[in-house]
RNA sequence: GGUUUAUAAAGAAGCGCUAAGAGACAGGCUCGUUGACGCGCUAGCAACCCCCCUGCUAAGGGGUAGGUGCUAAUUCCUGAUAGAUAAAUUGAUUAUUAUGAAUA
Numbered sequence: 001g002g003u004u005u006a007u008a009a010a011g012a013a014g015c016g017c018u019a020a021g022a023g024a025c026a027g028g029c030u031c032g033u034u035g036a037c038g039c040g041c042u043a044g045c046a047a048c049c050c051c052c053c054u055g056c057u058a059a060g061g062g063g064u065a066g067g068u069g070c071u072a073a074u075u076c077c078u079g080a081u082a083g084a085u086a087a088a089u090u091g092a093u094u095a096u097u098a099u100g101a102a103u104a
Stems, first nucleotide, its partner, number of pairs: 007104002013042005021031003025079004043071003048067002050063005075102001080099003084096004
C1' cells in the first nucleotide's frame, strides 16, 4: 500500500510543553489565544488481541497485568441510490425512512 470481516446513538480528562489553527475530503455547522490541534506524563473508558471458566466446538460468561484503540459534538451532520409524506413552489430546496459509498 491492497483485500476481507466486525464495529461505529453507549463509555471515559487532568497537568506540562508548544502553538494558530482544528474537526479525513467538499459544503454546513462547531471547537479555538478563557490556548483548540499536536506532543509528553498521569489517570480513565472499552474489551479487538490476550488470560480464565463452561461448552453441543457454534458460542456463552468472567478478568484487565500486558499489546492496540479511544477519552467535544451519533463517524458532528449531509454527500450516492430508492421510496413516501409535508412545506415551499415550477424547478428544484428542506425535513423524514432504508440501503450504500467514504472514513476510522
SAM riboswitch aptamer (S box leader) from a Flammeovirgaceae bacterium, 104 nucleotides, folded computationally. Of the family's consensus pairs, 93% are formed in the model. Rfam family: SAM riboswitch aptamer (S box leader). Rfam links the family to the GO term regulation of gene expression. The source organism's lineage runs through Bacteria, Bacteroidota, Cytophagia, Cytophagales and Flammeovirgaceae. Its mean pLDDT, the model's own confidence on a scale to 100, is 78.